[in-house]
Context: one part of a larger RNA
RNA sequence: GAUGAACGCUAGCGACAGGCUUAACACAUGCAAGUCGAGGGGCAGCGCGGGUAGCAAUACCUGGCGGCGACCGGCGGACGGGUGCGUAACACGUAUAUAACCUGCCUGAAAUUGUGGGAUACUCCGGAGAAAUUCGGACUAAUACCGCAUAAUAUAUAGGAAUGGCAUCAUUUUUAUAUUAAAGAUUAAUUGAUUUCAGAUGGAUAUGCGCAAGAUUAGAUAGUUGGUGAGGCAACGGCUCACCAAGUCAGCGAUCUUUAGGGGUUCUGAGAGGAAGGUCCCCCACACUGGUACUGAGACACGGACCAGACUCCUACGGGAGGCAGCAGUGAGGAAUAUUGGUCAAUGGGCGAGAGCCUGAACCAGCCAAGUCGCGUGAACGAAGAAGGCGUUAAAGCGUUGUAAAGUUCUUUUGCAGGGGAAUAAAAAGAGGCACGUGUGCUUUAUUGUAUGUACCUUGCGAAUAAGGAUCGGCUAACUCCGUGCCAGCAGCCGCGGUAAUACGGAGGAUUCGAGCGUUAUCC
Numbered sequence: 001g002a003u004g005a006a007c008g009c010u011a012g013c014g015a016c017a018g019g020c021u022u023a024a025c026a027c028a029u030g031c032a033a034g035u036c037g038a039g040g041g042g043c044a045g046c047g048c049g050g051g052u053a054g055c056a057a058u059a060c061c062u063g064g065c066g067g068c069g070a071c072c073g074g075c076g077g078a079c080g081g082g083u084g085c086g087u088a089a090c091a092c093g094u095a096u097a098u099a100a101c102c103u104g105c106c107u108g109a110a111a112u113u114g115u116g117g118g119a120u121a122c123u124c125c126g127g128a129g130a131a132a133u134u135c136g137g138a139c140u141a142a143u144a145c146c147g148c149a150u151a152a153u154a155u156a157u158a159g160g161a162a163u164g165g166c167a168u169c170a171u172u173u174u175u176a177u178a179u180u181a182a183a184g185a186u187u188a189a190u191u192g193a194u195u196u197c198a199g200a201u202g203g204a205u206a207u208g209c210g211c212a213a214g215a216u217u218a219g220a221u222a223g224u225u226g227g228u229g230a231g232g233c234a235a236c237g238g239c240u241c242a243c244c245a246a247g248u249c250a251g252c253g254a255u256c257u258u259u260a261g262g263g264g265u266u267c268u269g270a271g272a273g274g275a276a277g278g279u280c281c282c283c284c285a286c287a288c289u290g291g292u293a294c295u296g297a298g299a300c301a302c303g304g305a306c307c308a309g310a311c312u313c314c315u316a317c318g319g320g321a322g323g324c325a326g327c328a329g330u331g332a333g334g335a336a337u338a339u340u341g342g343u344c345a346a347u348g349g350g351c352g353a354g355a356g357c358c359u360g361a362a363c364c365a366g367c368c369a370a371g372u373c374g375c376g377u378g379a380a381c382g383a384a385g386a387a388g389g390c391g392u393u394a395a396a397g398c399g400u401u402g403u404a405a406a407g408u409u410c411u412u413u414u415g416c417a418g419g420g421g422a423a424u425a426a427a428a429a430g431a432g433g434c435a436c437g438u439g440u441g442c443u444u445u446a447u448u449g450u451a452u453g454u455a456c457c458u459u460g461c462g463a464a465u466a467a468g469g470a471u472c473g474g475c476u477a478a479c480u481c482c483g484u485g486c487c488a489g490c491a492g493c494c495g496c497g498g499u500a501a502u503a504c505g506g507a508g509g510a511u512u513c514g515a516g517c518g519u520u521a522u523c524c
Base pairs, nucleotide, nucleotide: 001523002522003521005520006519007518008517009516012375013374014373015372016371018368019367020333025331026330027329029328030327031326034075035074036073039072040071042068043067046066047065048064049062050061051060052059053058082286083285084284092210093209094208095207096206097205098204101203102202106199107198108197109196110195111194112193113192114148115147116146117145123138124137125136126135127134128133154179155178156177157176158175159174160173161172162171163170164169184191185190212258213257214256219249220248221247224246225245226244227243228242229241230240231239261283262282263281264280265276266275267274268273288309289308290307291306292305311322312321313320314319339365341364342363343362347361348359349358350357351356378410379409380408381407388401389400390399391398392397415461416460417459418458419457420456424451430445431444432443433442434441435440436439468513469512470511471510472509473494474493475492479508480507481506482505483504489496490495
């Protein structure tokens, strides 16, 4: 000098940033991922309309309409958010390679969208179970599922030609054969579906170099190292398997052990270096512990599935349910770290044609001197050098506190009270008009503010509402008196204290920093 700090004393305000460093310990409760009726069958509930009964209130019926619980289907739940357990590794950083690869939504281009079928959920009926849930029968739809047709610049096989390169080869072109597709909706504006090529974006893999400590770790290794073939993969590869060979790594530190997420950066230092990796950004890993795959463009998936385990809960004892390292919050641990808050107004994300819905992402508010910065606690004049305190000596004094106070004049930041009062909002979409001419542009209109009656401005009042901490032997700025008497105590080091202690305790005074000041811990 620094800190995600803690502790002690003290404390007026604002802005900006920050806030479980320990138990990746266990978690009550609520919320954190939905959306689409312009894909579908439908109608549990709500509203409207209609009908029946009734004098009426009302009751019942009715998908006709607005809409919509549950269901089928699509897209999204692989993003966003959290944590740092593991990992000394192509994890990360940097530089390359892919002539060894994939890529939903999006953009551009080419072509197509023909014709059939059988189911099933929901629902109804019946059954089992305490529940979770589940079984059987009947009925039905689709952009769900499955055929047929057509089709290539796609794929596969077998050839031909040209050009190029980086070894395997790549690109272009051409011939033949074989294989492979689709889905509709609607308010008629549009939008979707299928195949292919290209782009963009995101990912995957490989390689060079860099990347902690220990030799009181010296040998390690059998899928091990290489080859041939096969399987598998988006793809290369012992990735896996069969066979063959006996290799491969290591004193330039293999193997083993310990520790650890990596980087941008941060702290310190004149630098070279040393130390750290919290907040923010990028990458990685993980989601009670271990394992496994399914679905999918993408996961081996935090709020999905299955199995095993530990733990907790329910149970009718037969069997079931759960996973806060999401946001709050609770217990525990600890020196120690916040609210079971508001809003989707803005930014962004998902779905949707849109209106819109969802969003503990985000934006705000709350708590905390835990940090940085800013402001204030008044200003000018004022000597009877007041009183009081302290010190001093013979002392009606002097010194100091000290222009300090009182007093006079002034101001009102801040505070309190009253009044006014934002920006952040840009639009998008809707409706009307115009232009081009078929989905775009321009314009008009109307709508939307959580924070917030906040910030800010203004009026009035009144110095009013606001100063402490540590230190004073030397290092080190700042000294006397009293008490104590190697006691009580101090202390970072040297060291003080045994009767005149500037070093202990108190007082007066002083020094220093100041809404803080000290102590402790850690790093340079």

RNAcentral holds the full RNA, with entries from ENA. The part of an RNA shown here (small-subunit ribosomal RNA, 5' domain) has 524 nucleotides and comes from an uncultured bacterium. It matches the Rfam family "Bacterial small subunit ribosomal RNA". For this family Rfam cites "Crystal structure of the ribosome at 5.5 A resolution" (Yusupov et al., Science, 2001). The coordinates come from a structure-prediction model, not an experiment, and the mean pLDDT is 83.